[in-house]
RNA sequence: CGCGCAUUCAGACGAGUGGAGGGACAGGCCCUGCGAAACUCGGCCAACCGGCUUGCGAGCACGGUGGCAAUACCCUCCGGAUCCCGGAUUAAUGCGCG
Repeated sequence: CGCGCAUUCAGACGAGUGGAGGGACAGGCCCUGCGAAACUCGGCCAACCGGCUUGCGAGCACGGUGGCAAUACCCUCCGGAUCCCGGAUUAAUGCGCG
């Protein structure tokens, strides 16, 4: 990087360095000098893989990832429905394969 499968309206932040961006992309709407991105340290959330326990429902959170504004912030296309539902696309993450 490609392919397959699963999940995505729940949950979870402080400090230090840094110094203007960030929320994937266009548009919108937001966040941000009461300090953006990034990096470091500590904490926390979750429970995908491994591990352990098990009364087989699950539990623990030890190891490997992942995450910690807003539904994946909103959207585009298709079908049905007035606000909505289902599906597709795109994206993210995990696991497996190449």
Predicted 3D model of a 98-nucleotide RNA (SAM riboswitch aptamer (S box leader)) from a Planctomycetota bacterium. The coordinates come from a structure-prediction model, not an experiment, and the mean pLDDT is 86. It was read from a public genome assembly, where an Rfam model found it.